[in-house]
RNA sequence: GGCCGCUUAGCUCAAUUGGCUAGAGCGCUGCAUUCACAUUGCAGAGGUUGAAGGUUCAAGUCCUUCAGUGGCCA
Numbered sequence: 001g002g003c004c005g006c007u008u009a010g011c012u013c014a015a016u017u018g019g020c021u022a023g024a025g026c027g028c029u030g031c032a033u034u035c036a037c038a039u040u041g042c043a044g045a046g047g048u049u050g051a052a053g054g055u056u057c058a059a060g061u062c063c064u065u066c067a068g069u070g071g072c073c074a
Stems, first nucleotide, its partner, number of pairs: 001073007010026004019057001028044005050066005
C1' cells in the first nucleotide's frame, strides 16, 4: 500500500435479508430473607447503537466518508 471482518448498557453479546417503544446474562443500586455475610427472591437505574452525512413514510440494519480494532496478501 491492497483486501476482509468487527464497533450496540460498566463487561460479554442478541436484535428474523428496513416495521420495535433497542433487549438478555453478568455487574451496579434498593427492599425482603440472615445476628452478620453469602445465597435466593422482588424491584430499579443505566444506551445520542464509534463519528459525520445520505436514501426512505420509517435505519442498530442499506449507501458514502472518517476513526478505532483484529486478520490476510504484498
This is a predicted structure of a 74-nucleotide RNA (transfer RNA) from a Patescibacteria group bacterium. The source organism's lineage runs through Bacteria and Bacteria candidate phyla. The same sequence occurs in records of 2 taxa. Model confidence (mean pLDDT): 81 of 100. Rfam family: tRNA. It is annotated as a transfer RNA.